[in-house]
Context: one part of a larger RNA
C1' cells in the first nucleotide's frame, strides 16, 4: 500500500474560525484535460512463455513465435468527472414580523448569613467530639439586642427546564453585545461541506506584578487516635480562593460518542414558536431544541435505536500487543512548575 477499526477492548483532536488541498446541487450548450475505442511507431539482446532442432538423454545451446500490462503520435465517441458560457430555487445567504433566553461585557444597588469591633443585657462557662483534649472565657467569653466596618456568595424561583461552540453561565437593575428559533417567500442564485498547517477561545491549580482578604484552607502548629500515624477526627492557621493586567494551555476538557448531509416504525414527557378546529379549557397537524421507552436494524455483549452505536456519502483526527514510556535526546513554547511533538535498546 491493500485492509481493519476507534461509546466501554488499541484509537475522536478540549472547542471554535479558517488557509491551501479534497468533495460538492438541478438544467442546457461548447469544449475534449481525464475517461473510453480504434491505427501507427516505439517497447535492445539474453532471460521466462509456446514451437520446432542440435550435443546418445538432461542440464546446456540454436531457430521461429507470441507476448510485452507501458509511453508517444494520430483519428474517433462525448455518458460521466474537469474547464468555458447561459439558465433555475431545493442547498447556503439576505430581508421582514414576532416571541424565548443563569450567552458574553461594563457599571450601580439590594436582602439574608458568617466574622471583626464598640455599646448594652447578663454571669460561668462556651466550643468540640464516637468519647475526650488542644483552644476561648471573671481583663467578663457563649447567648441577646443594637450600631459599625469589610470581604465573598446570591436562599426561595429552580426544573430529568434554559443559553453557549467548547471551557462555562444563576440577586436586582441600565448600558452596550453575539447567536439561535418560527412565520412569511420579497431578493440574491450554490455563493456550500470538511478542514493539513496557522490564528482565536480554553474548568481548576499554578506563576508575575499590583490591591483586596469576611469566610473556607493546601503548608505549618498543637490536640487526639493508634503498635506506629508524617493521615482520617478536632483547634488554629499561611499561601491561594476575590478584583485589575500579563502568562500558564492542561483535566474522567466525558455523551469516554469529530463535523456535515440525506433516507430508515412507533409511544410517551418537557421546552421556544406557529396553523387549524372548537372553545375559555383543550385537540389535530408542523418546524426547532431537550429526556425517556421502543420497532427495524446494529452491536462481542452492555446497549444505541430520527439527539443511532441503523443504511450511505464527503472532509479530518487518530489506533496497530503489555512494559520500558507519553518516558529519553533533539526541537518548539514558557519567567518558572512544565506544555508540545517523541523513539531506541532491553524485556515479556
Nucleotide at each position: 500500500c491493500u485492509g481493519g477499526g476507534c461509546g466501554u477492548a488499541a484509537a475522536g483532536g478540549g472547542c471554535g474560525c479558517g488557509u491551501a488541498g479534497g468533495c460538492g446541487g438541478u438544467u442546457u450548450u461548447c469544449u475534449a484535460a481525464g475517461u473510453u475505442c480504434g491505427a501507427u511507431g516505439u517497447g535492445a539482446a539474453a532471460u521466462a512463455c509456446c514451437u520446432g532442432g542440435g550435443c546418445u538423454u538432461a542440464a546446456c545451446c540454436c531457430g521461429g513465435g507470441a507476448a510485452g500490462u507501458g509511453c508517444a503520435u494520430u483519428g474517433g465517441a462525448g455518458a460521466c468527472u474537469g474547464g468555458a458560457g447561459g439558465g433555475c430555487u431545493g442547498g447556503a445567504g439576505u430581508g421582514u414580523u414576532g416571541a424565548a433566553g443563569g450567552g458574553g461585557a461594563u457599571g450601580a444597588c439590594g436582602g439574608a448569613a458568617u466574622u471583626a469591633u464598640g455599646c448594652a443585657u447578663g454571669g460561668a462557662g462556651a466550643g468540640g467530639u464516637g468519647g475526650a483534649a488542644u483552644u476561648c472565657a471573671u481583663a467578663g467569653a457563649u447567648a441577646u439586642g443594637c450600631a459599625u466596618a469589610g470581604g465573598a456568595a446570591c436562599a426561595c424561583c429552580g426544573g430529568a427546564g434554559g443559553c453557549g461552540a467548547a471551557g462555562g453561565c444563576g440577586g436586582u437593575c441600565a448600558u452596550c453585545u453575539g447567536g439561535g428559533c418560527a412565520a412569511c417567500a420579497a431578493c440574491u442564485g450554490a455563493c456550500g461541506c470538511u478542514g493539513a498547517g496557522g490564528c482565536g477561545c480554553g474548568a481548576a491549580a499554578g506563576c508575575g506584578u499590583g490591591g483586596g482578604g469576611a469566610g473556607c484552607a493546601a503548608a505549618c502548629a498543637g490536640g487526639a487516635u493508634u503498635a506506629g500515624a508524617u493521615a482520617c477526627c478536632c483547634u488554629g492557621g499561611u499561601a491561594g480562593u476575590c478584583c485589575a493586567c500579563g502568562c500558564u494551555g492542561u483535566a474522567a476538557a466525558c455523551g469516554a460518542u469529530g463535523a456535515a448531509u440525506g433516507c430508515u416504525a412507533g409511544a410517551u414527557g418537557u421546552u421556544g414558536g406557529g396553523a387549524u378546529c372548537u372553545u375559555a379549557a383543550g385537540a389535530u397537524c408542523u418546524c426547532g431544541g431537550u429526556g425517556u421507552c421502543g420497532u427495524a436494524g446494529u452491536u462481542a455483549a452492555c446497549a444505541c435505536g430520527a439527539u443511532a452505536a441503523g443504511c450511505a456519502u464527503u472532509c479530518c483526527g487518530c489506533c496497530u500487543g503489555g512494559g520500558g514510556a507519553g518516558u529519553a535526546c533533539g526541537g518548539u513554547c514558557g519567567c518558572a512548575a512544565g506544555a508540545u511533538u517523541a523513539a531506541a535498546a532491553c524485556u515479556u
RNAcentral holds the full RNA, with entries from ENA.
The part of an RNA shown here (small-subunit ribosomal RNA, central domain) has 348 nucleotides and comes from an uncultured bacterium.
It matches the Rfam family "Bacterial small subunit ribosomal RNA".